About this RNA
A computed fold for a 77-nucleotide RNA from Paremcibacter congregatus, annotated as Glycine riboswitch aptamer. Model confidence (mean pLDDT): 75 of 100.
[in-house]
RNA sequence: CCUGCGGGAGAGACUGGUGGAACGCCAGCGCCGAAGGAGCAACCGCCCCGGAAACUCUCAGGCAAAAGGACCGCAGG
Numbered sequence: 001c002c003u004g005c006g007g008g009a010g011a012g013a014c015u016g017g018u019g020g021a022a023c024g025c026c027a028g029c030g031c032c033g034a035a036g037g038a039g040c041a042a043c044c045g046c047c048c049c050g051g052a053a054a055c056u057c058u059c060a061g062g063c064a065a066a067a068g069g070a071c072c073g074c075a076g077g
Stems, first nucleotide, its partner, number of pairs: 001077007012029001014028005030063003036059001037057003043051003
């Protein structure tokens, strides 16, 4: 690093419209931080410059359940 199994948080089952109906589509307001992405401190590399967090942003994503899910444990390769 890959595969399998187990664990795994946060925040609207918001409002209006559309529609036979929906977890769909359109519009609006609010919110989250743990896919991915971007930025930065300490620190590391001699300088340039680069790397770089669970911090910052919230582009993307998400806000009942399901799914997804950083990360952790076990087993195998």